Predicted 3D model of a 163-nucleotide RNA (c-di-AMP riboswitch aptamer (ydaO/yuaA leader)) from Blastococcus sp. CT_GayMR16.
The sequence was found by an Rfam model in a public genome assembly.
The coordinates come from a structure-prediction model, not an experiment, and the mean pLDDT is 80.

[in-house]
RNA sequence: GCCUGGACGCCGCCGAGCCCGUGUCGCAUCCAUCGCGUCCGGGGCCGGGGACCCACCGCAGCACUGGGGUGAAUCCUGGAUCGCCGAACCUUUCGGCGCCCGGGUAGGGCGACUUCCCGCCCGAAUCCGUCAGCUAACUCGGUAGGCGGCCAUGGAAGACAGG
Numbered sequence: 001g002c003c004u005g006g007a008c009g010c011c012g013c014c015g016a017g018c019c020c021g022u023g024u025c026g027c028a029u030c031c032a033u034c035g036c037g038u039c040c041g042g043g044g045c046c047g048g049g050g051a052c053c054c055a056c057c058g059c060a061g062c063a064c065u066g067g068g069g070u071g072a073a074u075c076c077u078g079g080a081u082c083g084c085c086g087a088a089c090c091u092u093u094c095g096g097c098g099c100c101c102g103g104g105u106a107g108g109g110c111g112a113c114u115u116c117c118c119g120c121c122c123g124a125a126u127c128c129g130u131c132a133g134c135u136a137a138c139u140c141g142g143u144a145g146g147c148g149g150c151c152a153u154g155g156a157a158g159a160c161a162g163g
Stems, first nucleotide, its partner, number of pairs: 009150006018043004023039001025037003044143006054133001066131001067128004075104005082098007107122005113158005
């Protein structure tokens, strides 16, 4: 000097996941009305259940198969191999499903004041348990987790602030 990791402090991002309390307990600590965390109470925000009305509910055929919620996270398509099933057929080929690896996409996020342009990224996961359309009153629950930065400097216009 470079790279990487950790701690403290402050700041920012996804997300409902924040604010108040001389309420409780613990830690910092030898003390405290300060700080942090747990629990509790209140508020805000978020989600579920839940009437009238509306929707669904009618008939026929075929195949498959429970259905529903949170969330942006849906849908389409290509491919090698492997596994399972089925069919054709002369031992190979085809189709479906699953797994894995790609491409795209409904939709969603960021670029440290806002908008537009431009650019970058996500397009998961999970819960209920045979049950739920909407839904006033009513009622139940959540208030997590994860990631980044240390002036973070894409362009234009505007706003604000400072000189």